[in-house]
Context: one part of a larger RNA
RNA sequence: GCCAACGAGUUUGACCAUACAGCUUGUCUAAGCCCUUCUGGGGCGGAGACUCAGUGAAAGCAAGCGUUAAUAGCGCGUUUUCGUUGUAUGUUCAAGACCCGAAGCCAAGCGAGCUUGCCAUGGCCAGGGUGAAUUCCGGAGAAAUCCGGGAGGAGGCCCGAACCCGUGAGCCGUUCAACACUCUGGGAUGAGCUGUGGUAAGAAGUGAAAAGCUAAACGAGCUUGGUAAUAGCUGGUUCUCCCCGAAAUAGCUUUAGGGCUAGCGGUACCUCAAUUUUUCCAGAGGUAGAGCACUGGAAGGAAUUUCGUGGGCUUUGCCUAGAUUUUCCUACCAAACUCCGAAUGCUGGAAAAAAAUAGUACCAGUAAGACUGUGGGGUCUAAGCUCCAUGAUCAAAAGGGAAACAGCCCAGAUCUUCAUCUAAGGUCCCUAAACUAAGCUAAGUGUACUUAAGGAAGUGAAGCGCCUAUGAUAGUUAGGAGGUUAGCUUAGAAGCAGCUACCCUUUAAAAAGUGCGUAAUAGCUUACUAACUAAGGAGUUUUGCACCAAAGAUUUAUCGGGACUAAGCUUAGUACCGAAGAUAAGGCUCUGCAUUUUUUUCGAAAAGUGCAGGGGGUAGGGGAGCAUUCUUCAUCCAGCGAAGCUGAACUGUAAGGUUUGGUGGAGGAUGGAGAAGAGAGAAUGUUGGC
Numbered sequence: 001g002c003c004a005a006c007g008a009g010u011u012u013g014a015c016c017a018u019a020c021a022g023c024u025u026g027u028c029u030a031a032g033c034c035c036u037u038c039u040g041g042g043g044c045g046g047a048g049a050c051u052c053a054g055u056g057a058a059a060g061c062a063a064g065c066g067u068u069a070a071u072a073g074c075g076c077g078u079u080u081u082c083g084u085u086g087u088a089u090g091u092u093c094a095a096g097a098c099c100c101g102a103a104g105c106c107a108a109g110c111g112a113g114c115u116u117g118c119c120a121u122g123g124c125c126a127g128g129g130u131g132a133a134u135u136c137c138g139g140a141g142a143a144a145u146c147c148g149g150g151a152g153g154a155g156g157c158c159c160g161a162a163c164c165c166g167u168g169a170g171c172c173g174u175u176c177a178a179c180a181c182u183c184u185g186g187g188a189u190g191a192g193c194u195g196u197g198g199u200a201a202g203a204a205g206u207g208a209a210a211a212g213c214u215a216a217a218c219g220a221g222c223u224u225g226g227u228a229a230u231a232g233c234u235g236g237u238u239c240u241c242c243c244c245g246a247a248a249u250a251g252c253u254u255u256a257g258g259g260c261u262a263g264c265g266g267u268a269c270c271u272c273a274a275u276u277u278u279u280c281c282a283g284a285g286g287u288a289g290a291g292c293a294c295u296g297g298a299a300g301g302a303a304u305u306u307c308g309u310g311g312g313c314u315u316u317g318c319c320u321a322g323a324u325u326u327u328c329c330u331a332c333c334a335a336a337c338u339c340c341g342a343a344u345g346c347u348g349g350a351a352a353a354a355a356a357u358a359g360u361a362c363c364a365g366u367a368a369g370a371c372u373g374u375g376g377g378g379u380c381u382a383a384g385c386u387c388c389a390u391g392a393u394c395a396a397a398a399g400g401g402a403a404a405c406a407g408c409c410c411a412g413a414u415c416u417u418c419a420u421c422u423a424a425g426g427u428c429c430c431u432a433a434a435c436u437a438a439g440c441u442a443a444g445u446g447u448a449c450u451u452a453a454g455g456a457a458g459u460g461a462a463g464c465g466c467c468u469a470u471g472a473u474a475g476u477u478a479g480g481a482g483g484u485u486a487g488c489u490u491a492g493a494a495g496c497a498g499c500u501a502c503c504c505u506u507u508a509a510a511a512a513g514u515g516c517g518u519a520a521u522a523g524c525u526u527a528c529u530a531a532c533u534a535a536g537g538a539g540u541u542u543u544g545c546a547c548c549a550a551a552g553a554u555u556u557a558u559c560g561g562g563a564c565u566a567a568g569c570u571u572a573g574u575a576c577c578g579a580a581g582a583u584a585a586g587g588c589u590c591u592g593c594a595u596u597u598u599u600u601u602c603g604a605a606a607a608g609u610g611c612a613g614g615g616g617g618u619a620g621g622g623g624a625g626c627a628u629u630c631u632u633c634a635u636c637c638a639g640c641g642a643a644g645c646u647g648a649a650c651u652g653u654a655a656g657g658u659u660u661g662g663u664g665g666a667g668g669a670u671g672g673a674g675a676a677g678a679g680a681g682a683a684u685g686u687u688g689g690c
Stems, first nucleotide, its partner, number of pairs: 001690006011095004016090008026050003032044005054061002064076004098236002101233001105226006116200009125190001127159003130155001134151007163187003168183003202218001204214003239625006249262005263366002265363005275354009289340001290338002295334003299330005306323002310320004369394002372391007399410003414587004419583003425577003428562003434574007446564002454548002458545007466537002475532005481505003484512001486500003511526001515524002588615012626679001628676010644663008
C1' cells in the first nucleotide's frame, strides 16, 4: 500500500411539540399485595398527579381578583370550552451521551543492581626527574647566623605506562554501538581510582550547583486506580429517491476561529390583503453638481490706513522701494463652507396588475466570506491590500466564450433524440462557420493586457490665409557695383576679433554685408536682380493610422500555435457557425384546479383523465422507500437438494428484485405486526492476511 472483518446519535428519566390510540357520566394508577400454564399473563391497590376558577408579592377574597383614599380607569380572568393516559417521532435537559485523541491533577504502592552523596570493610597506582625541612663535615663570625660540600627524601611537584577521564578532528550516523571506533589529548600519591556490603525517594532524596541525577526521555520517576478526567480544538461519522433551500450580518459577551437573541431557511396550521411591481398625488431631506451670500483658503490688479530703518531729492521736510489695514474689481478652492440644489432612494395615500404574504408552533444551519462593477475612507487616488455602502456572480452552478483560468461575458443542467433557431463569442489551417463595399496602416504596428512626458520633412484627411502665366518655387547662365580699407579700436581689423553708426550714389539689382576663408588683403558664397525654363510653391492649424522614447532574470516565451500585408485597423451591409438557453416530439415526477371510478371509520383515501405551473443545489429542514438480524401470527419451499459461493439472463427511477447453470450439503422464504449491536471508503482507525 491493497484485501477482508470490526468500527461512531445509544439507553434511562423529565419538559415541550406533532401524529395515532384508549377512556371522557374526567383520566391514570405508584409502591405494595394476590392468582397463574411463570423471561410472561391476569387482578387488587386512588396514596398521589393532571383537570374541573381565577386573582394577588401575600394575608386573603372569589366569577371575579389586584391596583388605589376611591374607581373613573387599567392588568389578568369568567362569559362553554377541552381533558387525561399511553405509544411513536423530533428537539432540549441530566447522565461518559455520536466515536477516537491530550498535555495534565490527585491517591496508594514499586524502585539507589543505572546514577548522586554518605557509612563500613578491602584492593590498586611501571619507570624516570626535581631535591624542601632536618642533619654531618669544612670555612667565616663574639654570637645569632651565613657560605661551600655530603647525607636526607618533602610535594593536591614534573615527565610518563597501568588505571580514571573525554580536548580537538576524523569516522559512524536504517551504525559494531539508542553515544561506539581511530588518531590526538587531560589527571596519574591524591579533594586519587576501585571491589563488596549498607544507607537517603517522588514536592521527596542527592547535588564541588548543570534545575544535574534518582534504571536508555526528570522544571517533579514508574505502576495501578479515581477514569470513558476535561478538550469552546483537529479528524471521522456507513443505503436510495423526491420537494424546498440558507448564511458568512446586527446587538451583547474575559468576547473575537465559541456562544445567546434577532436576521435569512424548512415543516405544519391558519389568515386575510397587513405583501410586491408600475403609474399618479403629497411629503421630509441637503448628497452629486454648482456657487462664494457666511466660515476659511489662495492668485492678480486698483484704491486706501499706519509705518517707512533702505534709496532719491529742492533735507525741520517731501517723494519712493518695502511692510501693514480696509475696501473694490477679475479669475478660483473646501469631508468637518452653503445664497442654491437634483437624479435615485425613503415615508404616506390612490389606482391597476400579479401571486404571493403576514401570524403562531416546532426544527435548523449561519454569524472566517471571495472577486468584480459603482460611490467612498485608509494607504503612495500602491497591492490578488484593508474598511464601509450598493448591485452581480462564486460560495451552493454544471453548459458556451475569455488558449488554459471559483468570482469576468452569455446562460440557470428532470430524462431521451445523429432534429430546428439563437446568446456571448466567432467564420485561413489546427477548429464548426464569410462574403460584399469604401478607406487607413508598411510599423509584422497589429491579429484577445496597458504604456507616459518628450521628440521627428513617416503617411492619409480637413481647414486657413500667402506667392504664382504681369511666370511663382527649385535649377541653369549672368550680374552682385561706387564713395569706402565707413568711423573707432588695433601690430594689422579692408563686409566678416570687438565697439558705434548703418548713410549716400550708380542701378534691373547689389547689405556700412549671410556663411566659409586670410596674419591682414585676396578668394568662394548668400541676400538682391535679369534671362532661360515651365506649373504649381512655401507656411500654419486640427485630426486618423504609424515611428523613436521601450531594459530582466531556464529558451523564442505576452497573436494559444502555424502563419498572415490581411487572416491587421476604421466604417457599412448581408449570411453562417455557435450552449445542457429557446423550439419540436416523447417519457418520469411534484404542486394547484376541474372531473370520473372504487373504497370508506363519512373526516377522507386510492387510481385515472384534462388544464396550468414547476423539478441546479452546499449547510440545513421535510417526505417516501430499499436492504440486514431477531421476535410473533399466518402461508409455504427444501436430500427429486435449503442457505452460502460463483457465472448468466431478465427486471425496477434508485436503494434493489426475480429466474436459471455450476458448486454446496441442511435449512430457508413470502405476507401482516413488532424490536434493533440495522447499511463504511476515508478517522496518521483496530485486528488478520498478502
Molecule: large-subunit ribosomal RNA, domain II
Organism: Minisyncoccota bacterium